[in-house]
This is a predicted structure of an 85-nucleotide RNA (transfer RNA) from a Puniceicoccales bacterium. Its Rfam family is "tRNA". Rfam links the family to the GO term triplet codon-amino acid adaptor activity. Rfam classes the family as a transfer RNA. The source organism's lineage runs through Bacteria, Pseudomonadati, Verrucomicrobiota, Opitutia and Puniceicoccales. It was read from a public genome assembly. The coordinates come from a structure-prediction model, not an experiment, and the mean pLDDT is 81.
RNA sequence: GGAGAGGUGACAGAGUGGCCGAUCGUGCGGCACUGGAAAUGCCGUGUACCGCAAGGUACCAUGGGUUCGAAUCCCAUCCUCUCCG
Numbered sequence: 001g002g003a004g005a006g007g008u009g010a011c012a013g014a015g016u017g018g019c020c021g022a023u024c025g026u027g028c029g030g031c032a033c034u035g036g037a038a039a040u041g042c043c044g045u046g047u048a049c050c051g052c053a054a055g056g057u058a059c060c061a062u063g064g065g066u067u068c069g070a071a072u073c074c075c076a077u078c079c080u081c082u083c084c085g
Base pairs, nucleotide, nucleotide: 001084002083003082004081005080006079007078010026011025018068027045028044029043030042031041032040046059047058048057049056050055061077062076063075064074065073
């Protein structure tokens, strides 16, 4: 230099146009159970901004584009991995 795969809450990993910042697991917090633990069960748990609160808006590496509508499709850039030279 060329080709391919990937980047999603603290972590891992699904999601391939609308029901999605939402699902699942781990972690973390609380409660139940126990003589006490472990295990198990239940509930909760991203960040920023607006708001007294209730609640609302934005964010799926970054920036653009397509579309009524984008994490998902297209373009550019950044980063990681693999292969070729």